[in-house]
Predicted 3D model of a 71-nucleotide RNA (transfer RNA) from Schizaea fistulosa. The organism belongs to Schizaea, within Eukaryota. RNAcentral holds the sequence, with entries from ENA. Rfam family: tRNA. It is annotated as a transfer RNA.
RNA sequence: GCGGGUAUAGUUGAGUGGUAAAAUAUCCCUUUGCCAAGGGGAAGACGCGGGUUCGAUCCCCGCUACCCGCC
Numbered sequence: 001g002c003g004g005g006u007a008u009a010g011u012u013g014a015g016u017g018g019u020a021a022a023a024u025a026u027c028c029c030u031u032u033g034c035c036a037a038g039g040g041g042a043a044g045a046c047g048c049g050g051g052u053u054c055g056a057u058c059c060c061c062g063c064u065a066c067c068c069g070c071c
Stems, first nucleotide, its partner, number of pairs: 001070007010024003018054001026042005047063005
């Protein structure tokens, strides 16, 4: 330099055009003599910039970071 893949909550990780699941962690309540475990609830995310579309996490282009391969 060329090609391919990945990027979603603090962490792990589904979702493939129509209000983004879940687990775990955090906070609150409950339970207990106390702790832990258990039960209920709350807040929290689509890497960045454009394009297409009535509407984009999803489709297209570019950039960035990481991973794999080729030279």